Background
This is a predicted structure of an 89-nucleotide RNA (c-di-GMP-I riboswitch aptamer). The model forms 95% of the base pairs in the Rfam consensus.
[in-house]
């Protein structure tokens, strides 16, 4: 000095519900609230999921509904990238 496994203390984060609040919607953000996390920190560039308002098709005599497609919207608590704290043998 690097790896790799157990563990102590302090400390950190916070699923599902539930309040409110954006947003078409997924989702987000604030409170409560812990189910678990050693990166559950950070990244949406890669695989992957989730939605589909706008918009293309399709149906239709045409409007409204309506079905199909497909991120320019989303997830990092799914894989991946990346960077790190304490600390015993």
């Nucleotide at each position: 000095g690097a790896g790799a496994u157990a563990u102590a203390a302090a400390g950190g984060c916070a699923a599902a519900c539930c309040c409110g609040u954006u947003g078409a919607a997924a989702g987000g953000c604030g409170g409560g609230g812990a189910c678990g996390c050693a990166a559950a920190g950070c990244c949406a560039a890669g695989g992957g999921u989730c939605u589909a308002a706008a918009g293309u098709u399709c149906a239709g005599g045409a409007a409204g509904a309506g079905a199909a497609c497909a991120a320019u919207g989303a997830c990092a608590g799914c894989c991946g990238g990346u960077u790190g704290c304490c600390a015993c043998a």
Overview: The prediction has a mean pLDDT of 78.